Notes:
Predicted 3D model of a 474-nucleotide part of an RNA (small-subunit ribosomal RNA, 5' domain) from an uncultured prokaryote. Its Rfam family is "Bacterial small subunit ribosomal RNA". The prediction has a mean pLDDT of 86. The RNAcentral record of the full RNA draws on ENA.
[in-house]
Context: one part of a larger RNA
C1' cells in the first nucleotide's frame, strides 16, 4: 500500500462494485428446458345431433435437451499459454449447381383381457405419419480398371412459403500432432515389457501401440528420470521506481468434474448436472414380493466455521430454445431485499458574537485555559421528511424496475458523531487516584508514595461515517 476479510465501539444518507475463502459435508419445499395441430392418427368439452371453427389433453413424430448456470474435487499433464503442424469430422447459418419417382409392411395412442400395494407392466386387437423399409434413378462415393456391384429423398400449409434428398465451397464450432514455458523435495538415482521401434492387421471422422498377432531389444535419466508433496492454466490482480515477488475472489478464455467408481446407448456434437445400465454407500417408500432419489442450478435448511445475504419481481431490455406466426418456455438476464464488506461523494449548518458569561480543570490564588466555543441576533435549507408532478431506458405495441430518478412547492437548525491516540520511536501534557499492586506493552520497556508510560478526569493530537485491533501479501 493491499484485502471476497473478521472481531471490538460507532453508525446519517446516496450512486457503484462484491458478498460460504471453512464440509466437492447432508438435504425439506419450490423453481431451474421446453416447444411444434404449418409432421400425424385420436379422445374430450363447447346444453342432443350433423357441420365448421377455435381449444385443451396425452401418444407416435421433428428439434433442443452437447448451449447457459455451478464448482475447483481430481490433475505436474500438450492440461494450460504461445507460436505452427496435417492424417480429420461438422446439426442449425451463407453461398452454387441439381434431384424430390413409384410402392409396402408395421406401431404407440385407443379398445378389451390380465399381473402388482406401488413403480410399473403382460396378451389380444384397431390405425396415421415428414416414424420405418424396399424398388428406380445418380452430378455422388467405393471397389475395379473387363464389365460389373452397392447406394437418396417427405411431405406441409393461409398458395405464398416452410421443408426433404445428394453434392462443390464458405462461416463457425470440434477432434489430433508438435517446439517452447508452466511449484517444492536427492533425507527419491535409477525407471519402463505395449514398454521403444518394424511389419502386417483391427479400430476411428482420422494420425498413431489407440488395439492386436508376429519380429527385433529397445526407450528415458544428474540438463534430474522415477517417486513423495503441493496446485486447477491463463488473461489479469496486489505491491514495488523498475527488476521482482505474492496472488489466480469478481469478469473472460481455456480445463476437469456432477453422490463414490465403471459403462456403453442416442446423436452433428455427449461417454451426456435437473437422460441410460450395472456396481457401492447413504436417505426415503413398501403390502417385505419389491421400488425411489442424487441444489458443486436459484432461493432456502442443518452442519462446520472468525464469517458470507431473500424459500423476491419480471420476462420490459439483451441473449437463449421451439414455432411460418402469434406466442410458448428461459433462477440466463434485468432489477429489486439483506449487512458501512469496499471504493467515491455529500451531509451533521452558514454569519455575528467578549461581561472572554456560567460550569468544568489547572492554579504561584494574581490569574490561566476550555474559547467565538455557548448563548444572543441574523440567514440558509444540501441530504433525510410532508404534499404535487413525474421520465429516459422502447424502432408501431409492450416497462419488471418504479410513483424510482428528476423537477417544482412546503416546514423547521430543525432528524444526523464518532473512534483512537498524548514516554521515545509518533503528531499530541497536566492534576488526581493506585503504589513491582491493579494493570500496560508493536520494540525499546513502565507501575516498589509526587507515574505525561497504568485508571479516571481536564486538556491536546489524529482520522473521520467511520475508527481500531487481528490475520495476510509485497
Nucleotide at each position: 500500500a493491499a484485502c471476497g476479510a473478521a472481531c471490538g465501539c460507532u453508525g446519517g444518507c446516496g450512486g457503484c462494485a462484491g458478498g460460504c475463502c471453512u464440509a466437492a459435508c447432508a438435504c425439506a419445499u419450490g423453481c431451474a428446458a421446453g416447444u411444434c395441430g404449418a409432421a400425424c392418427g385420436c379422445u374430450c368439452g363447447u346444453a342432443g345431433c350433423c357441420u365448421g371453427u377455435g381449444g385443451a389433453g396425452a401418444c407416435u413424430g421433428g428439434c433442443g435437451c452437447a448451449c447457459g448456470g455451478g464448482u475447483g474435487a481430481g490433475g505436474a499433464a500438450c492440461g494450460c499459454g504461445u507460436g505452427g503442424g496435417a492424417a480429420c469430422c461438422u446439426g442449425c447459418c451463407c453461398u452454387g449447381a441439381g434431384g424430390u419417382g413409384g410402392g409396402g409392411a408395421a406401431u404407440a395412442a385407443c379398445c378389451g383381457c390380465u399381473g402388482g400395494a406401488a413403480a410399473c407392466g403382460g396378451c389380444g386387437g384397431c390405425u396415421a405419419a415428414u416414424a420405418c423399409c424396399g424398388c428406380a434413378u445418380a452430378u455422388c462415393u467405393c471397389c475395379g480398371g473387363g464389365u460389373c456391384c452397392g447406394g437418396a429423398a417427405a411431405g406441409a400449409u393461409u398458395u405464398a412459403u416452410c421443408g426433404c434428398c445428394a453434392u462443390g465451397a464458405g462461416a463457425g464450432g470440434a477432434g489430433c500432432c508438435c517446439g517452447c514455458g508452466u511449484c517444492g523435495g536427492a533425507u527419491u538415482a535409477g525407471c519402463u515389457u505395449g514398454u521403444u521401434g518394424g511389419u502386417g492387421g483391427g479400430g476411428u471422422a482420422a494420425c498413431g501401440g489407440c488395439c492386436c498377432a508376429c519380429c527385433a531389444a529397445g526407450g528415458c535419466u544428474u540438463c534430474g528420470a522415477u517417486c513423495c508433496g503441493u496446485a486447477g492454466c491463463u488473461g489479469g490482480u496486489c505491491u514495488g521506481a523498475g527488476a521482482g515477488g505474492a496472488u489466480g475472489a469478481u469478469c473472460a478464455g481455456c480445463c476437469a468434474c456432477a453422490c463414490u467408481g465403471g459403462g456403453a446407448c442416442u446423436g452433428a456434437g455427449a461417454c451426456a448436472c435437473g437422460g441410460c445400465c450395472c456396481a457401492g454407500a447413504c436417505u426415503c417408500c413398501u403390502a417385505c414380493g419389491g421400488g425411489a432419489g442424487g441444489c458443486a442450478g436459484c432461493a432456502g435448511u442443518g452442519g462446520g466455521g472468525a464469517a458470507u445475504a431473500u424459500u423476491g419481481g419480471a420476462c420490459a431490455a439483451u441473449g437463449g430454445g421451439g414455432g411460418c406466426a402469434a406466442c410458448c418456455c428461459u433462477g440466463a438476464u434485468c432489477c429489486a431485499g439483506c449487512a458501512a464488506u469496499g471504493c467515491c461523494g455529500c451531509g451533521u449548518g452558514g454569519g455575528u458574537g467578549a461581561u472572554g458569561a456560567a460550569g468544568g480543570c489547572c492554579u504561584u490564588c494574581g490569574g490561566g485555559u476550555u474559547g467565538u466555543a455557548a448563548a444572543u441576533c441574523c440567514c440558509u435549507u444540501u441530504c433525510a421528511c410532508c404534499g404535487g408532478u413525474g421520465a429516459a431506458g422502447a424502432u408501431a405495441a409492450u416497462g419488471a424496475c418504479g410513483g424510482u430518478a428528476g423537477c417544482c412547492g412546503g416546514a423547521g437548525a430543525a432528524g444526523a458523531a464518532g473512534c483512537c491516540c498524548c514516554g521515545g520511536c509518533u503528531a499530541a501534557c497536566u492534576c488526581c487516584g493506585u503504589g513491582c499492586c491493579a494493570g500496560c506493552a508493536g520494540c525499546c520497556g513502565c507501575g516498589g508514595u509526587a507515574a505525561u508510560a497504568c485508571g479516571g478526569a481536564g486538556g491536546g493530537g489524529g482520522c473521520u461515517a467511520g475508527c481500531g485491533u487481528u490475520g495476510u501479501u509485497c